[in-house]
Small-subunit ribosomal RNA, central domain from a seawater metagenome, 354 nucleotides, folded computationally. The prediction has a mean pLDDT of 88. The RNAcentral record of the full RNA draws on SILVA. It matches the Rfam family "Bacterial small subunit ribosomal RNA".
Context: one part of a larger RNA
């Protein structure tokens, strides 16, 4: 290998595109590489069957004859599948065209409320914090209450089990560019697909490198409490940092702890778009009600499972592809090699113990 598995026990690459490779709807016709037949040659001899012979017999050996040697090779045949080639199809798969939705993305501009600082005026002794204080802040006039200015940040309510994006993630308004999804269609092309080893792009938060900013928050540091201590939790301040511009890191409980993609297998109930059909209607981009598609939740037959659950959004039945596990531990360590300004990340052991 025959013959394991990966939501939770070891195991789905963070996600996408995509090179090789692997794998591929429907018909027809050709070919015969593959695949099956079937013949001929080769496939030593020992081995092994049978039968005989030789050693008093056996073991052992000779000698005939048969099997087998699952292979190569030429010939000759068959045409289902496969594979090549030629013709064609439309359901896959794209393409166009309509009307619609969406926090999807880039970039520009302009709003909101609130903090905090500032100038103006009131006002006059406390304010702030905590369980409860203190540090702190205040007669240089604090909090507090009015006008008025600055700057960064950041979008409450609607909001939601909703939406949209490949993932990461995306939320004031408005414009411009831009992408991709669902649906409708009596349109077109005509297998163009799927997976993807290397590879390439994206890729939260921290973190580096230049230069802006720099209000609130707030690692780290610095006081003030609690504590036996108290490097904490709580309190006051408070630098990087968070914000933007150009780059670089390349990771995260990057989770549905479930890899894409297809095709097949009972229902019930929300819900989002779009589209059909009734019906009501304030006639609107309006409402109900049935229903088709796509999405997203919930309950669940079968059936799967250790079990917990999962059940058309499968962890049900089957294909195709690619990744990954192989007792804990040492170790995501060490070497080395690639990358990176570093930080470290990627690949990734073994002794040795149990």
């Nucleotide at each position: 290998u025959u013959g394991g598995g990966c939501c939770u026990a070891a195991a789905g690459c963070g996600u996408c595109c995509g090179u090789a490779g692997c794998c591929g709807g429907u018909u027809u016709g050709g070919u015969a590489a593959a695949u099956c037949u079937u013949u001929u040659g080769u496939g030593a001899a020992a081995u092994u069957g049978u039968c005989a012979g030789g050693c008093u017999u056996a073991a052992c050996u000779u000698g005939a004859c048969g099997a087998a040697u699952g292979g190569c090779a030429a010939g000759a045949g068959a045409c289902a599948c496969u594979g090549c080639c030629a013709a064609a199809c439309u359901c896959g798969a794209g393409a166009u065209c309509g009307g619609g939705a969406g926090g999807a993305g880039u970039c520009a501009g302009a709003a909101g409320u609130a903090u905090u600082c500032u100038a103006g005026g009131g006002g006059g002794a406390c304010c702030g914090g905590u369980a409860a204080a203190a540090u702190g802040g205040u007669a240089u006039a604090a909090u507090c209450c009015c006008u008025g200015g600055a700057g960064g940040a950041c979008u409450a309510c609607c909001u939601a089990u909703g939406g949209c994006g490949a993932a990461g993630g995306c939320a004031u308004c408005u414009g411009a560019c831009c992408a991709g999804a669902a649906c409708g269609a009596a349109u077109c092309u005509g297998a163009c697909g799927g997976u993807g080893a290397g590879g390439g792009a994206c890729g939260a938060a921290a973190g580096c490198u230049a230069g802006g900013g720099g209000a609130g928050c707030g690692a780290a540091c610095c006081g003030g409490a609690u504590u036996a201590g108290a490097u904490a939790c709580c309190c006051g301040a408070g630098u990087a940092g968070u914000c933007c511009u150009a780059g670089c890191u390349g990771u995260a409980a990057a989770c549905g702890c479930u890899g894409u993609g297809a095709g097949c297998u009972a229902g019930g109930u929300g819900u989002u778009g779009c589209g059909u059909a009734u019906u009501c209607u304030u006639c609107g981009u309006g409402a109900a009600u049935a229903u088709g598609c796509a999405g997203u939740g919930u309950c669940g037959a079968a059936a799967a499972g250790a079990a917990g659950u999962u059940g058309c959004u499968a962890a049900g039945c089957u294909c195709a592809c690619c990744g990954c596990c192989u007792g804990g531990g040492a170790a995501g360590u060490a070497c080395g090699g690639u990358c990176g300004c570093a930080a470290g990340a990627c690949u990734g052991a073994a002794a040795c113990u149990u």